RNAcentral holds the sequence, with entries from ENA. Bacterial large signal recognition particle RNA from a Lachnospiraceae bacterium, 264 nucleotides, folded computationally. Its Rfam family is "Bacterial large signal recognition particle RNA". Rfam classes the family as a non-coding RNA gene. The source organism's lineage runs through Bacteria, Bacillota, Clostridia, Lachnospirales and Lachnospiraceae. Of the family's consensus pairs, 94% are formed in the model. A source record names the gene ffs. The prediction has a mean pLDDT of 77.
RNA sequence: UUGCGCAGCCGGGGGAGCAGCGGUCCCCUGAACCUGCAAUCCGCUACAGCAGGGGUGUUGGUCCGACUGAGGACAAAGGCGGGCAGAGCAGCCCGGUCAGGACGGCGUUGAAGCCCGGGUCUUCCGCAAUGGAAAUCCGUGAACCGUGUCAGGUCAGGAAUGAAGCAGCACUAAGCGGAAGCUUUCAUGUGCCGGAAGGGCGCCUGAGCCGAGCAGGUCAGUCCGGUAACGUCUGUUCAUCUUCGCUCGAAGCGGACCGCGCAU
Repeated sequence: UUGCGCAGCCGGGGGAGCAGCGGUCCCCUGAACCUGCAAUCCGCUACAGCAGGGGUGUUGGUCCGACUGAGGACAAAGGCGGGCAGAGCAGCCCGGUCAGGACGGCGUUGAAGCCCGGGUCUUCCGCAAUGGAAAUCCGUGAACCGUGUCAGGUCAGGAAUGAAGCAGCACUAAGCGGAAGCUUUCAUGUGCCGGAAGGGCGCCUGAGCCGAGCAGGUCAGUCCGGUAACGUCUGUUCAUCUUCGCUCGAAGCGGACCGCGCAU
């Protein structure tokens, strides 16, 4: 020098997950071989994907850096929004009290106050009304066991006569039906009723004295209380954004280093 073979290389990083590493998944960067496996996972164990195939193997590769730096993780603070919890808490809303400011209302056709009555309320009595019962009157009302009279018939008797007595007729008891509303009695969710007594100042109303306020409707105000719908405040949590800190970090830039074995 050439040939064969080997090492190396044919991407890397963040997140999630894992005891840990890598992959499958998501994301960033980027010029980034092929096939198969895989989240209820797959393959491994600090030399930390495995299996198979292919290419390259002085062309890029490996390493370092206080440089630039995509993107991500963590923590803190703040803004905005949502959830949950709590607090009547400046507001909103609701209830009450006080006062009588503004407007309105009533009032010399008389306010408030004072005084005398009546009603409304309670009890008793009366009257009336309504309803029931009794009494009164009328009618009806007993095959026998009601009354009277008892034809016929029956019984006793020698007869006179006597006895019981069915049907019929009349009357009546209990009972049933009706009339009048005269009498008695009982009752009442009854009354523009009358009388007596009581009670009361709530309401209505009448008379008298006096002579200017009364009342609290609307708004505003004072005080007390309620309220969890809205709002406010506090706490906590989630999402998002910003700032700061810390950390991982692709890629870029700069620098350093660079093969091995056999044969010829």